Model confidence (mean pLDDT): 80 of 100. The RNA shown here (transfer RNA) has 73 nucleotides and comes from a Solirubrobacterales bacterium. Lineage of the source: Bacteria > Bacillati > Actinomycetota > Thermoleophilia > Solirubrobacterales.
[in-house]
């Protein structure tokens, strides 16, 4: 350079493919229980790589980028 994959909470990971409220575990805030709390329970916050396109509706589809990861030269 060519060609393939990946890019979602602070970290992992779903939801994609087949467009419809962005889940869930774990950290982190606050109560509650408990002799204590680093068990337990209950609750709050908090993310879709960026830019445009299609649509009523985009994490999801379509263009162009930007990062990282495999193979090729």
């Nucleotide at each position: 350079u060519g060609g393939g994959g990946a890019g979602u909470c602070g970290u992992c990971u779903a939801a994609c493919c087949a467009g419809g409220u962005a889940a869930g575990a774990c950290a982190g805030g606050g109560g509650c229980c408990u002799u204590u709390g680093g068990a337990g329970c209950c609750u709050c916050g908090a993310a879709u790589c960026c830019c445009g396109g299609u649509u009523c509706a985009a994490a999801u589809c379509c263009g162009g980028g930007c990062u990282c990861c495999c193979c090729a030269g």
RNAcentral holds the sequence, with entries from ENA and MGnify.
Its Rfam family is "tRNA". It is annotated as a transfer RNA. Gene Ontology term of the family: triplet codon-amino acid adaptor activity.